Predicted 3D model of a 250-nucleotide part of an RNA (large-subunit ribosomal RNA, domain VI) from Pedobacter frigidisoli. Model confidence (mean pLDDT): 88 of 100.
Context: one part of a larger RNA
RNA sequence: CGUAGGAAUUUUGAGUGGGGCUGACCUUAGUACGAGAGGACCGGGUUGGACUAGCCUCUAGUGAAUCUGUUGUUCCGCCAGGGGCAUUGCAGAGUAGCUACGCUGGGAAUAGAUAAGCGCUGAAAGCAUCUAAGUGCGAAACUAGCCACGAGAUGAGAGUUCCAUAUAGGACCGUAGGAGACUACUACGUCGAUAGGCUACAGAUGUAAAGGUGGCGACACCAUAGUCGAGUAGUACUAAUCAUCCGAGG
Numbered sequence: 001c002g003u004a005g006g007a008a009u010u011u012u013g014a015g016u017g018g019g020g021c022u023g024a025c026c027u028u029a030g031u032a033c034g035a036g037a038g039g040a041c042c043g044g045g046u047u048g049g050a051c052u053a054g055c056c057u058c059u060a061g062u063g064a065a066u067c068u069g070u071u072g073u074u075c076c077g078c079c080a081g082g083g084g085c086a087u088u089g090c091a092g093a094g095u096a097g098c099u100a101c102g103c104u105g106g107g108a109a110u111a112g113a114u115a116a117g118c119g120c121u122g123a124a125a126g127c128a129u130c131u132a133a134g135u136g137c138g139a140a141a142c143u144a145g146c147c148a149c150g151a152g153a154u155g156a157g158a159g160u161u162c163c164a165u166a167u168a169g170g171a172c173c174g175u176a177g178g179a180g181a182c183u184a185c186u187a188c189g190u191c192g193a194u195a196g197g198c199u200a201c202a203g204a205u206g207u208a209a210a211g212g213u214g215g216c217g218a219c220a221c222c223a224u225a226g227u228c229g230a231g232u233a234g235u236a237c238u239a240a241u242c243a244u245c246c247g248a249g250g
Base pairs, nucleotide, nucleotide: 001152005163006162007161008160009159010158011157015149016148017147018146021049022048023047024046025045026044027043033038051106052105053104054103055102059100060099061098062097066093067092068091069090070089071086072085073084074083075082076081110144111143112142117137118136119135120134169246170245171244173189174188175187176186177185194239195238196237197235198234199233200232201231203228204227205226211222212221213220214219
């Protein structure tokens, strides 16, 4: 821009893409078959491998703004306690998120029409013949079935609702993230829990400073402390103010 008014929302599905892998074991059954040795089809079940999609409950990794320990040096006048720098100084842990080594699922069943092949009936050709007329089975291939996209499918589809003279609706702006390069998308904007703050909890670290007690002292105890990024809930304290713009015909 189009889809012959403007919108919101729910859809149909022309079409396109993806997927389609496979082992072992148990059972049927030591049955059918076979002199024996051996040893099934068909059917039912269990459990794997590789591949693949999603997810983070568990396990594990990361986690340079979390906690702790510690070396050197410098600064806060000194002590104590801290800050900076040294690869994140080094080291031990580690929430959320992101991940796999983790967890969950998938390939199918089924139907249709078939290939090679196997047939039935059956003439030409009194027989025979699956074929000439007719008709039945038959494969991971094909068409559906499963998953995703999908009306620019210009062949532009359909349903429901809203708006008729300044509305329906949308945008702008702001607070953000289940989104994200930007944009877009999604949530919210006081009729408010959108983010921050605060409170509580979960979780991490591992018992802060100061003081007291004990010990000659190192240190221990009082003390499950203190601190804390992303998590869960509550709470209008702070910021989402007021406005503005676009927007419909035969």